[in-house]
RNA sequence: UUUGCAACAGGCAAUGAGGUCUGCCAUAACCGCCUUUCUCCUGAAAGGCUGAUGACUUCUACCAUAAA
Numbered sequence: 001u002u003u004g005c006a007a008c009a010g011g012c013a014a015u016g017a018g019g020u021c022u023g024c025c026a027u028a029a030c031c032g033c034c035u036u037u038c039u040c041c042u043g044a045a046a047g048g049c050u051g052a053u054g055a056c057u058u059c060u061a062c063c064a065u066a067a068a
Stems, first nucleotide, its partner, number of pairs: 010025004016059006032049007
């Protein structure tokens, strides 16, 4: 790139990808945490913190330390 056959086997779980497992959702599921202040009841502002996982594992990126 071409041809034939079959299927719709989906999406999501705070930063990427593969495999396995778990949970949730298609009326959607999902979109991190802490302190203080304002507000007055759930929003805003300021400051701060952890992590490429929901869990395990592998790779990649980033960070720290040590050795060659």
Molecule: Fluoride riboswitch aptamer (crcB RNA motif)
Organism: Paludibacter sp.